[in-house]
RNA sequence: UGAGUAUGCUGGGUAGCCGCGGGAACUGGCCAUCGGCGACAGUUCCUGAGGAAAGUCCGAGCUCCGCAGGGCAGGGUGCUGGAUAACGUCCAGUGGGGGCGACCCUAAGGAAAGUGCCACAGAAAUAAACCGCCCGGCACUUAUUUCACAUAGGGCUUAACAUACGCUAUUGAAAUUAAGUGUCGGGUAAGGGUGCAACGGUGCGGUAAGAGCGCACCAGCAGCCGGGAGAUCGGCUGGCUAGGCAAACCCCACCCGGAGCAAGACCAAAUAGGAGAAGGAUGAAGUUGCCCGCUGACUUCUCGGGUUAGGUCGCUGGAGGUAUUAGGCAACUAAUACCCUAGACAGAUGGCUACCACUCUUAACAGAGUACAGAACUCGGCUUAUAGGCUUGCUCAAACC
Numbered sequence: 001u002g003a004g005u006a007u008g009c010u011g012g013g014u015a016g017c018c019g020c021g022g023g024a025a026c027u028g029g030c031c032a033u034c035g036g037c038g039a040c041a042g043u044u045c046c047u048g049a050g051g052a053a054a055g056u057c058c059g060a061g062c063u064c065c066g067c068a069g070g071g072c073a074g075g076g077u078g079c080u081g082g083a084u085a086a087c088g089u090c091c092a093g094u095g096g097g098g099g100c101g102a103c104c105c106u107a108a109g110g111a112a113a114g115u116g117c118c119a120c121a122g123a124a125a126u127a128a129a130c131c132g133c134c135c136g137g138c139a140c141u142u143a144u145u146u147c148a149c150a151u152a153g154g155g156c157u158u159a160a161c162a163u164a165c166g167c168u169a170u171u172g173a174a175a176u177u178a179a180g181u182g183u184c185g186g187g188u189a190a191g192g193g194u195g196c197a198a199c200g201g202u203g204c205g206g207u208a209a210g211a212g213c214g215c216a217c218c219a220g221c222a223g224c225c226g227g228g229a230g231a232u233c234g235g236c237u238g239g240c241u242a243g244g245c246a247a248a249c250c251c252c253a254c255c256c257g258g259a260g261c262a263a264g265a266c267c268a269a270a271u272a273g274g275a276g277a278a279g280g281a282u283g284a285a286g287u288u289g290c291c292c293g294c295u296g297a298c299u300u301c302u303c304g305g306g307u308u309a310g311g312u313c314g315c316u317g318g319a320g321g322u323a324u325u326a327g328g329c330a331a332c333u334a335a336u337a338c339c340c341u342a343g344a345c346a347g348a349u350g351g352c353u354a355c356c357a358c359u360c361u362u363a364a365c366a367g368a369g370u371a372c373a374g375a376a377c378u379c380g381g382c383u384u385a386u387a388g389g390c391u392u393g394c395u396c397a398a399a400c401c
Stems, first nucleotide, its partner, number of pairs: 001397006008390003012356007020048009029037003050372001054383002057381005062260004069292004074256005079093005094108001095106004109251002114249002116245003130192002132188012144175005150170004154165001200218006219241001221238007264313004274303006285295002320339008357370004
């Protein structure tokens, strides 16, 4: 200097004018006999949309229901130890995977309880031999050796033939050794092929050829010993070893009432505490479904009537924020001090002007633009979107000293 990686912060600024919501204080009032109303205005001060307010994926606070109890079904999580109100979140580790590395990901209990699947290819995916390799039998062929004059030639001999000669070629027979081909039987799973995966891997020896058959190293499994709180790690010994999938059903361990702020509480106002039907102490109804238990009288449907865009609360002081100190590797916890930072309700948090910052364009001026995006009971997380900028730690590469 560049490229990465992990954490944190910010996400336009300044000034002026005008305008909205909430809170506090003060001032001006109205009704009317005792206090009430807080309607309508004014002034001053304080304050007002996020890191995700989005998604509604988890967990809770809070509210209501139910003897809030028990069981089944159902659902969730799944290595170990911690944090937390809790969680499927976070922190620290362990195993596995990726990266040169800093770091990142993890769906990571059980395959010896059972069931099931591994398509196609391949001989074979809980089992076996397609091609091969080795041994043996049989047959054939070639080479080799021996024998044979059967045919032709040749040599010897003879007047000629015969004879003798295995010399040559063809042919025939036999034998032995070697090789090859075919077939049958036996051995083999080392080599080749198929496939994601083939009765652990690599190498050496050994064997008729091979094989943990033996040995060395490694992986797995079992036993023992040691470290660690634990997941697990290390060492020694051993027999040589029949896979994977539970993000398949299942088994095991732990956890789980339900509904939700349109929850719910109160006030005001009005009406017909109406009519009919069915069910109901042989039990209505009782906040996922079923059963048991418990409580014990209403429930459903149809017609008709009144209220209903009413008001207040819930609604913001919190598992709150900031700072310091202590404990802890950390997540976080404790103590002390200080602070109060929206609470709207057809729904406020804005508009205009000027200058500056950044980006694009232009020779320059001018001009255009400045991310994702708006609270609705609240909080802890997760996931998704996000122009640009800043800070700190660490890793790698190159150059210089």
Bacterial RNase P class A from a Bacillota bacterium, 401 nucleotides, folded computationally.
Its Rfam family is "Bacterial RNase P class A". From the family's description: Ribonuclease P (RNase P) is a ubiquitous endoribonuclease, found in archaea, bacteria and eukarya as well as chloroplasts and mitochondria. A reference for the family is Frank and Pace (1998), "Ribonuclease P: unity and diversity in a tRNA processing ribozyme", Annu Rev Biochem.
It was read from a public genome assembly, where an Rfam model found it.
NCBI's taxonomy places the organism under Bacteria, Bacillati, Bacillota.
Model confidence (mean pLDDT): 75 of 100.